[in-house]
RNA sequence: GUCCCCGUAGUUCAACGGAUAGAACAUCUGGUUGCGGACUAGAAGCUUGGAGGUUCGAUUCCUCCCGGGGACA
Numbered sequence: 001g002u003c004c005c006c007g008u009a010g011u012u013c014a015a016c017g018g019a020u021a022g023a024a025c026a027u028c029u030g031g032u033u034g035c036g037g038a039c040u041a042g043a044a045g046c047u048u049g050g051a052g053g054u055u056c057g058a059u060u061c062c063u064c065c066c067g068g069g070g071a072c073a
Stems, first nucleotide, its partner, number of pairs: 001072007010025004018056001027043005049065005
């Protein structure tokens, strides 16, 4: 330099172009316990990497940029 893949919650990941973007773990609050852990009920937490475009509608499709990984040279 060319090409390919990935970027969504604190972490690991889901989500046919369509309803309020979810799950597990973690965190917080309560129950339980002599106190913890485990268990259990609930809560909070994501401008979906950024900017445009297509569309009635974009996490999803297209373009550019940014970051990470890989192949070739």
Overview
A computed fold for a 73-nucleotide RNA from a Patescibacteria group bacterium, annotated as transfer RNA. Rfam family: tRNA. Rfam classes the family as a transfer RNA. The organism belongs to Bacteria candidate phyla, within Bacteria.